[in-house]
About this RNA:
Large-subunit ribosomal RNA, domain IV from a sediment metagenome, 420 nucleotides, folded computationally. Its Rfam family is "Bacterial large subunit ribosomal RNA". A reference for the family is Yusupov et al. (2001), "Crystal structure of the ribosome at 5.5 A resolution", Science. Its mean pLDDT, the model's own confidence on a scale to 100, is 84.
Context: one part of a larger RNA
RNA sequence: CCCUUGCUAAGGAACUCGGCAAAAUGGCCCCGUAACUUCGGGAGAAGGGGCGCUGGAGAAUGUGAAAUUGAACAUAUGGAGCAUUCACCAGCCGCAGUGAAAAGGCCCAAGCGACUGUUUAUCAAAAACACAGGUCUCUGCGAAAUCGAAGAGAUGACGUAUAGGGACUGACGCCUGCCCGGUGCCGGAAGGUUAAGGGGAGCGGUUAUCCCGCACCUACUUUGAUUCUGGAAAGGGAGAAAGUGAAAGCUUUCAUCUGAGUACGGAGUUAAAGUAGGUGCGGGAGAAGCUGUGAACCGAAGCCCCGGUAAACGGCGGCCGUAACUAUAACGGUCCUAAGGUAGCGAAAUUCCUUGUCGGGUAAGUUCCGACCUGCACGAAUGGCGUAACGAUUUGGGCGCUGUCUCGGCAAGGGGCUCG
Numbered sequence: 001c002c003c004u005u006g007c008u009a010a011g012g013a014a015c016u017c018g019g020c021a022a023a024a025u026g027g028c029c030c031c032g033u034a035a036c037u038u039c040g041g042g043a044g045a046a047g048g049g050g051c052g053c054u055g056g057a058g059a060a061u062g063u064g065a066a067a068u069u070g071a072a073c074a075u076a077u078g079g080a081g082c083a084u085u086c087a088c089c090a091g092c093c094g095c096a097g098u099g100a101a102a103a104g105g106c107c108c109a110a111g112c113g114a115c116u117g118u119u120u121a122u123c124a125a126a127a128a129c130a131c132a133g134g135u136c137u138c139u140g141c142g143a144a145a146u147c148g149a150a151g152a153g154a155u156g157a158c159g160u161a162u163a164g165g166g167a168c169u170g171a172c173g174c175c176u177g178c179c180c181g182g183u184g185c186c187g188g189a190a191g192g193u194u195a196a197g198g199g200g201a202g203c204g205g206u207u208a209u210c211c212c213g214c215a216c217c218u219a220c221u222u223u224g225a226u227u228c229u230g231g232a233a234a235g236g237g238a239g240a241a242a243g244u245g246a247a248a249g250c251u252u253u254c255a256u257c258u259g260a261g262u263a264c265g266g267a268g269u270u271a272a273a274g275u276a277g278g279u280g281c282g283g284g285a286g287a288a289g290c291u292g293u294g295a296a297c298c299g300a301a302g303c304c305c306c307g308g309u310a311a312a313c314g315g316c317g318g319c320c321g322u323a324a325c326u327a328u329a330a331c332g333g334u335c336c337u338a339a340g341g342u343a344g345c346g347a348a349a350u351u352c353c354u355u356g357u358c359g360g361g362u363a364a365g366u367u368c369c370g371a372c373c374u375g376c377a378c379g380a381a382u383g384g385c386g387u388a389a390c391g392a393u394u395u396g397g398g399c400g401c402u403g404u405c406u407c408g409g410c411a412a413g414g415g416g417c418u419c420g
Stems, first nucleotide, its partner, number of pairs: 001415008010406002014404001019401001027051005036041001038171001052092005058086006067077002093097001105399007112391002117129002133169007145155003172386004177316003182313002184309005191304003197298002202293005209285022235258003239254006317335005344378001345375001356372005
C1' cells in the first nucleotide's frame, strides 16, 4: 500500500452523475393513523408506549381428586390439585430487559406501465413482452387456420359461431372527431382488355407423280465418213447400119469410149444428230398423307370500370385584411384539398430556438413541480386524457441516519513488502 472487518471528536450529503456504499429501521403487544380511493384498499401508513427478574392478591380456560347422591353400576352435585394465559399491585438490578443472533427506514410530488407475471442462460429486468378487458375480420364443420412430399394422416377438436383462427389495442373511468382521392379488402357485373384451350384463313417442309436439263446404255431413224460387194443412166466424144431427102442434112437403131467403179443398191464398221425406252444426277411443278407455323373468330378469373369500407394501410392546409390607445382578431376575402386536427393534453420519455416566460421549492435550482401556448415536429384502439392499487422502474424534494464527505485517524485479520 491492497483486501475483509470494527470504532471514531465536531459537523451531517458539504460527497457524488446520482445518498452509490454504509449507517439507520427491525420482533411481539397496546394506542393511533392523512390525502386519495375502483370502498377492497391506502396501512405495518405516519407517529407514540410497553417488554427483564422477585413477591402478592386476582381472573379466565383446560383437566378434574376427595366427599355427597345411589344397595351397587351409572348419573348428578362437587370443586381440591395441576397446567396454560391475561391484566393489576409492590419490589429488585444494570448504561441497556425482543439485554446475544435472526427480523421493514419512512414521507411528499411527478413520469411510464393498470395489476401478479415474462424476457436478452453469459454486460440491459425495463417504460419492452404478456395479461384480463375492447374492437375488427375469417370460419357452417371433411370449418377456417396449421404441420406434412401428399386426394395419406394429424392438430384445430372427440370442440361447432357464448366455438375456433388471425390482426390491432391493452384493467378501470370519460371518450374515440373529419377524410374512401391513393393503397388494401368486400360487393357488382353492362362495357373494354385478357391466358391455356378451341378455331382454322393462309404460308412452309417432305413426297407419289409429272416436266426439263445433263451423262451413260439399248433399239430405231436420218446424215456423214469408211471397208467389202453389186453397179447404172442422162449428157458428151468419135464410129457403123438403116430410113428419108435433090442435097446439105435430119431421124432412128446398134456397138464402143466417156460420164464412172460415179450416182445408186446391199452388207458391215464408225461418228454425229434425232426419236423411243431405261438408269443415274441436277433443277422445276406438285395432290393426299405426315409435319412445322399460323390470321380472323370464340375463350374465365384478374385488371380497367361502378359502389362500399378507416378499432383497414393511411391522411387531417396556405395567404391577406379587419374592433374608438395599443395589442389581438369573434369577423371578412382568396387559393388549394379526399378532408383540412374535433375533444382532451401540451417546452411533454415529444420543444430546435431553450436554462422559453411566470409562479413554487433553495441563500443560490440547465433538473423538479404548477401554469402559459409561440405544438421546429401531441392528438384520439401504431388509441387520447385521467386514474386508486401495484413496481429490485425513472425523476425531483424532505425527515431520520450515518466516515459518502470536511479529513482524516485508530484497531483486527488476511495479503503485498523486507529479513531468515